Transfer RNA from Chlorella vulgaris, 72 nucleotides, folded computationally. Its Rfam family is "tRNA". By type it is a transfer RNA. The coordinates come from a structure-prediction model, not an experiment, and the mean pLDDT is 84. The RNAcentral record of the sequence draws on Rfam.
[in-house]
RNA sequence: GGCUUGGUGGCGCAAUGGUAGCGCAAUCGACUCCAGAUCGAUAGGUUGCAGGUUCGAUUCCUGUCCGGGUCA
Numbered sequence: 001g002g003c004u005u006g007g008u009g010g011c012g013c014a015a016u017g018g019u020a021g022c023g024c025a026a027u028c029g030a031c032u033c034c035a036g037a038u039c040g041a042u043a044g045g046u047u048g049c050a051g052g053u054u055c056g057a058u059u060c061c062u063g064u065c066c067g068g069g070u071c072a
Base pairs, nucleotide, nucleotide: 001071002070003069004068005067006066007065010024011023012022013021018055026042027041028040029039030038048064049063050062051061052060
């Protein structure tokens, strides 16, 4: 350098064009003498970045940055 794959809350992952969800973690509450476990609730994401297509983009297209794989 070519090809390919990934980047989404603190962490691990979903969502294949129509309100961005799940688990763990966090906070608060219930329970408990206290804590843990369990149960309930809450908060937390300009979806790597910049453009484009579309009524509408995490999703499709282009460029670019970063990581993995592969070929040279």